[in-house]
Parts: sequence; C1' cells; structure tokens
RNA sequence: GGGGGAUUAGUGAGAAUGGUAGCACAUCGCACUUGCAAUGCGAAAGCACGGGUUCGAUUCCCGUAUCUUCCA
Repeated sequence: GGGGGAUUAGUGAGAAUGGUAGCACAUCGCACUUGCAAUGCGAAAGCACGGGUUCGAUUCCCGUAUCUUCCA
C1' cells in the first nucleotide's frame, strides 16, 4: 500500500431479507431479613460516525474512524 471480517446498554452476546431491538451479568428501587447476602417483583440504560436511497434505515448503498485477519 491492497483485499476480507467486525463495531448493538457499563460488560458480554443474539436477532430480524427495511416497519415498536430481546437476553444474561452488572446498576438502581421495592418486598423478604435484626442486618447483609440470596431470592422475587419492577425500573433506567443501546444498533461506531457522516451522507445517500426510501413513506420509513440498526438493516441497503457510499465514505470516515477503530479493532482484527490475509497479501505485498
């Protein structure tokens, strides 16, 4: 320098061929307890960034960034 792959909540990880983004742990609240933990119930929190296409984009297209892998 060139090609491929990945980027989703604090962390990990899944899904939908374009139509309300789900799960686990963690966090917070309540119940339970003398208290703590555990347990039960509930809550908050997310599609890397910019542009395009579309009635509608996390998904499709283009570019950028970071990580990773292969080639030189």